[in-house]
RNA sequence: AGAAUUUGAUCUUGGUUCAGAUUGAAUGCUGACGGCGUGGAUGAGGCAUGCAAGUCGCACGAUAUGUGGGUAACUGCAUAUAGUGGCGAAAGGGUUAGGAAUAUAUGGAUAACAUGCCUGUAACUUGGGGAUAACGAUUGGAAACGAUCGCUAAUACCGAAUGUUGAUGGUACCUAGGCAUCUAGAGAUCAUUAAAGUGGGGGAUCGCAAGACCUUGCGGUUACAGAGUGGUCCAUACGAUAUCAGCUAGUUGGUGAGGUAAGAGCUCACCAAGGCUAAGACGUCUAGGCGGGCUGAGAGGCUGACCGCCAACACUGGGACUGAGAACUGCCCAGACUCCUACGGGAGGCUGCAGUCGAGAAUCAUUCGCAAUGGGCGAAAGCCUGACGAUGCGACGCCGUGUGAACGAAGAAGGCCUUCGGGUUGUAAAGUUCUUUCGCUAGGGAACAAGAGAAGGUAUCAAAUAAAUAUCUAAUUUGAGGGUACCUGGUAAAGAAGCACCGGCUAACUCCGUGCCAGCAGCUGCGGUAAUACGGAGGGUGCAAGCAUUAAUCGGAUUUAUUGGGCGUAAAGGGUGCGUAGGCGGGAAUCUAAGUCAGAUGUGAAAUGCCGGAGCUUAACUCCGGAAUGGCAUUUGAGACUGGAUUUCUUGAGGGUAGAUGGAGAAAGUAGAAUUCCACAAGUAGCGGUGAAAUGCGUAGAUAUGUGGAAGAAUACCGGUGGCGAAGGCGACUUUCUAAUUUAUUCCUGACGCUGAGGCACGAAAGCAAGGGGAGCAAACAGGAUUAGAUACCCUGGUAGUCCUUGCUGUAAACGAUGCAUACUUGAUGUAGCUGGAAUCAACCCUGGCUGUGUCGAAGCUAACGUGAUAAGUAUGCCGCCUGGGGAGUACAGUCGCAAGGCUGAAACUCAAAAGAAUUGACGGGGACCCGCACAAGCAGUGGAGCAUGUGGUUUAAUUCGAUGCAACGCGAAGAACCUUACCCAGGCUUGACAUGCAGUUGAAUGGCGUAGAGAUAUGUCGGUCCGCAAGGACAAGUGCACAGGUGCUGCAUGGCUGUCGUCAGCUCGUGCCGUGAGGUGUUGGGUUAAGUCCCGCAACGAGCGCAACCCUUAUCGUUAGUUGCCAACACGUGAUGGUGGGAACUCUAACGAGACUGCCCGGGUUAACUGGGAGGAAGGUGAGGAUGACGUCAAGUCCGCAUGGCCCUUACGUCUGGGGCUACACACGUGCUACAAUGGUCGGUACAGAAGGCAGCGAAGCCGCGAGGUGAAGCAAAUCUUAUAAAGCCGAUCCCAGUUCAGAUUGUAGUCUGCAACUCGACUACAUGAAGUUGGAAUUGCUAGUAAUGGCGUGUCAGCUACAACGCCGUGAAUACGUUCCCGGGUCUUGUACACACCGCCCGUCACAUCAUGGGAGUUGGUUUUACCCGAAGAUGUCUACCUAACCGUAAGGGGGGAGAUAUCUAAGGUGAGGCUGAUGACUGGGAUGAAGUCGUAACAAGGUAGCCCUACUGGAAAGUGGGGCUG
Repeated sequence: AGAAUUUGAUCUUGGUUCAGAUUGAAUGCUGACGGCGUGGAUGAGGCAUGCAAGUCGCACGAUAUGUGGGUAACUGCAUAUAGUGGCGAAAGGGUUAGGAAUAUAUGGAUAACAUGCCUGUAACUUGGGGAUAACGAUUGGAAACGAUCGCUAAUACCGAAUGUUGAUGGUACCUAGGCAUCUAGAGAUCAUUAAAGUGGGGGAUCGCAAGACCUUGCGGUUACAGAGUGGUCCAUACGAUAUCAGCUAGUUGGUGAGGUAAGAGCUCACCAAGGCUAAGACGUCUAGGCGGGCUGAGAGGCUGACCGCCAACACUGGGACUGAGAACUGCCCAGACUCCUACGGGAGGCUGCAGUCGAGAAUCAUUCGCAAUGGGCGAAAGCCUGACGAUGCGACGCCGUGUGAACGAAGAAGGCCUUCGGGUUGUAAAGUUCUUUCGCUAGGGAACAAGAGAAGGUAUCAAAUAAAUAUCUAAUUUGAGGGUACCUGGUAAAGAAGCACCGGCUAACUCCGUGCCAGCAGCUGCGGUAAUACGGAGGGUGCAAGCAUUAAUCGGAUUUAUUGGGCGUAAAGGGUGCGUAGGCGGGAAUCUAAGUCAGAUGUGAAAUGCCGGAGCUUAACUCCGGAAUGGCAUUUGAGACUGGAUUUCUUGAGGGUAGAUGGAGAAAGUAGAAUUCCACAAGUAGCGGUGAAAUGCGUAGAUAUGUGGAAGAAUACCGGUGGCGAAGGCGACUUUCUAAUUUAUUCCUGACGCUGAGGCACGAAAGCAAGGGGAGCAAACAGGAUUAGAUACCCUGGUAGUCCUUGCUGUAAACGAUGCAUACUUGAUGUAGCUGGAAUCAACCCUGGCUGUGUCGAAGCUAACGUGAUAAGUAUGCCGCCUGGGGAGUACAGUCGCAAGGCUGAAACUCAAAAGAAUUGACGGGGACCCGCACAAGCAGUGGAGCAUGUGGUUUAAUUCGAUGCAACGCGAAGAACCUUACCCAGGCUUGACAUGCAGUUGAAUGGCGUAGAGAUAUGUCGGUCCGCAAGGACAAGUGCACAGGUGCUGCAUGGCUGUCGUCAGCUCGUGCCGUGAGGUGUUGGGUUAAGUCCCGCAACGAGCGCAACCCUUAUCGUUAGUUGCCAACACGUGAUGGUGGGAACUCUAACGAGACUGCCCGGGUUAACUGGGAGGAAGGUGAGGAUGACGUCAAGUCCGCAUGGCCCUUACGUCUGGGGCUACACACGUGCUACAAUGGUCGGUACAGAAGGCAGCGAAGCCGCGAGGUGAAGCAAAUCUUAUAAAGCCGAUCCCAGUUCAGAUUGUAGUCUGCAACUCGACUACAUGAAGUUGGAAUUGCUAGUAAUGGCGUGUCAGCUACAACGCCGUGAAUACGUUCCCGGGUCUUGUACACACCGCCCGUCACAUCAUGGGAGUUGGUUUUACCCGAAGAUGUCUACCUAACCGUAAGGGGGGAGAUAUCUAAGGUGAGGCUGAUGACUGGGAUGAAGUCGUAACAAGGUAGCCCUACUGGAAAGUGGGGCUG
């Protein structure tokens, strides 16, 4: 510090997810040791048991026990204690329920206060009284606990004295200060106001004694001061929500009184009517606050465990008492709960430490000790202390240590993988040597201890050598942890490693299993037979006594943006203006000091964090010191800037004067054209409408025509990216009224300004209400068409509405999708309004300025598109708005509206995207250009019949398998009777039918003849028996081991080959340039071509694969050559023939050349490429044909040609044999043949080829057979022989339009040939038989010249043949093409796109089913809260009294005071009623989301087939349709 994920790819926007750190955690697997921390976060739920606050006898009486003295009475001492009394119990400890302010933090105030114990200072501590507990007696009660009578003490209680010093209050004066009341000090006077003793010691003096008296310690009282603590008040800060907008009667203030330690409506009486609030009152929800903690670069965000400070609470609610101070383990009352009970009544409060139950994902011991630290009491010893110190449990966290170290290659065995060679685990192990931390064991053994203190010394106080206090010495003595830390010896490598992960992000890879199953998953996504993604294994990576997961927080996230974002199209500018609060604001000067800046002071607790040190062996941890703690407050300065006050200026703003401009607004009036209607005239059969029609109108006279009239609405031309207005919007003409802008001038005011939350006003169309009006148009509706349907598009009609008046509504794609204002920043060119200059004047022309409105463009900006002085540039001010898509502009609530609806405006749930711009393709019922037997023009067919053949289907034991739109179907198959053969049935074999190697054994092998059998096979016999001296070798058979074999699967694992687009003209690269980039350019453009062929131009210049050419065949000629071919001339010869001599001319053969190149001419074209015509030429514009197939597409075809990975079979899915099947047959399709006849059939005669084949072959002549054929054997390994007669044609004859003298299927009989074998299942021949068929529906195929059509011939395969197929050959030999509108296919450019699996695409809505969350809902049931009333405990305050009453007063009566009781007010809990808010639930119901291949349509994306969308109204199963207005996206 970033990364993954939207796309075919790109950039951007934008969300989601990950890597980091952290935790009081939990869970899973695992687990050696130690240190330091930490541990009930949930039910503030209930609690058994034990402990957690006592202490003091030096305050007091008393009792008990022990022990002294005394005869005893009695009196001591020690110990212990219930009670009275004192102090403490208000601390310490726990928890976070409540509480959004009576809390907390920070800083102030108290001139408005309190303070026990402690410290200091000053003074005092006199003299009396009456009770009461304990105790005793009697007595009630189950108990808890009492009642009555009697006795007694005090530092308990109550009066009194004194009160100088003091305190409080009053009165008068002085000084100083302040903040209004006042505060501080000095000082005079009056009134009121206190106490308690006790322990120790004692010389003199007094006293019978007790003692007085003195002294000292501890107390007591008064006052002041200090320290520390507390109360109260103020300011600032400190959550969410406006779908909470108004709240408040003690409320706000005053006067008076009460009350308090103290100010105050704190309380009360009266008076006034205030107070708070958009800077968020009131309400609701949530929450202890802070120091700090986590995270972060920081700013921030989240958080408030442990430790510390503050607050609050103590079963729930209320209340007071005591006290310096108030209630966890005090009291009273009410309530709930639990327990005891003799049923009458009582007791209790773990949110103290342990512990228990419950709930929960989840949190420990009913331990030891007061040794240390601290606290309470005490004079002290000491006692108490679940505070605390320790230990235990839990890997809960942090930190540390160990599980060994060195050497060790035969790179062991085993595992795993393998290309079988090896690799890896791996120096790892074993082995050798060494060490012993920790553990175990044995021995030694701390620190934590400071104090306390017998006795003695010194000092202080004092009269004192006493006591007391302080200090020094010091016998003695104190440890829970614990025989712990630590040290030493012994022991043996001995006892000590796991967890997660390994597709990418993200470090780490292979095998096996599984087969969209099982499963994984943080995101993207893996899994459908070769899974680095599932499960296992081997190996590896990471961390390590832990590891991983889950949950949670921050970070990354600049994804709420102060630092640090945006709003034309991605989410986002309010429809427009006016204007309130607020925010911001021109030039100059003076003053001020709020902001601002600087210095100083106080505070910012400690701990934490940072820096530097120190102590535990280190670290964690702990200790010491320092800096820091952005803050707040006070104070002293500065005076630039902002603010405030005052003065001034003119440039912002406004006004004046003189003009100009305009569909700006309102009202009134007027005009002409058109439409419709009415009347009349004239006139006749149609009109109208459409793609085509029909509905409709018309012989009752329409339409068309003329004349006249009526009515309403709108204003042609001008008219224009022209004008005006804030926007909506505004268009005939005239008048009146209102408003605005602008130019010129620079006369006036003097910052008067900008923006603008709320607010107010305006605001298209549609719509609503009332009243008018109604010509045309026209939602709804009706009819006609179209259609599968057509609730639409089209047509004919037609009502609301459209128009006017008045009122409402308040929304639009209300758009420049661009808020308003101001300033600045190169230019070019239009246009509108006004106004200048120059031209001697004027009009043009020319040239300026200002205001508006356009186009193009520089810089800049922008994701790009684009924008660009009318900014989307550079800046400033203010407002509005946005924060992933969907749910949803929905629900609820509020508010506005007559309604329709508008404004404000969520959540649950769900997805990993949604989106913008641009790119390349593909596509379009988009456009332009071009080509092709693509159409058209023609010729011949197919589709109908019969047969052949292939396929589907069906059948079958099997009908082997593959090929399936074009591009499968006379295809693989250039030939299934057996074989082939892969299929079926049956019978055999198992190292095998076939290959190689090794080891044994045998000796041949091949062959001949028998037997059994369907055969394979088995068996018998005959025959034969290699080379080498030997060892051995070759060959063969058989046995065993490795292995063979498989036409078994996967063509979607592959190679190779092939088809197709397509012989279409395309497909790319290097460098350069352009672009952020995908990409573009080149390759586009203008011409031209069969062609990306060539030319020209051009940020491109070149190049490659394709095109063309080179190759083959063919058409002409030449040269060479002349047999087997040829024969012109010469000669010979035959019945005839190049038969022979010879020839080398011709044909031909087969080799080499020539020729054709737009080369020549004319025209066109850019002086080009090229093109039209022509000449010559055998051939003319690639002459004709072939071979040749770019980058790629179709997971196209082929594992059954071959090869091959993986999987599968191995006495069988291998192999051999016999037989069968591939040849089946209700049917359907493809490809062909033969025909349907006279351009023909039949018969007779007769003419002319080319190419190819031939020795297991072609086979002549001759003879036989009607024929297939037989016989025969010459010739020929071929220009020699042979297959081999070419046929159509031509010449003649016959048939005479018919199912025929057409056609030949089918069937019968008899044969021929091949072959072991023609039954299933061959071909051919002869005779006989003689079916359908008379030119073929919709539809569809081929072909542009030696082509189609037609005629025969040959070859391969092959024993034979299904060949009518396939591949070739020659003969005869046409017709037509105007042309590119249309169909199909293709190419180039361009355009749109929501497609990219690419239109066989994408995608919308209803309906049906399932699941989920949610709204409404008659209600039902909780919580909380408000209000009215009832009741009213304890308590407080007031009042009253007939009862009771020790202290004081009084001789007494009595008084005063107190108690008890009663009563009034307040009041908790409770009750009743009515509301507010909110939770749960609810028959039924609404929409929403998701789901595999459901139903109906096809609304959108292309002109999406009616352009789409926005607002609105109506309508319709549904998407939607139509009307009105608007937008271009």
The RNA shown here (small-subunit ribosomal RNA) has 1529 nucleotides and comes from a Parachlamydiales bacterium.
The coordinates come from a structure-prediction model, not an experiment, and the mean pLDDT is 84.
Its Rfam family is "Bacterial small subunit ribosomal RNA".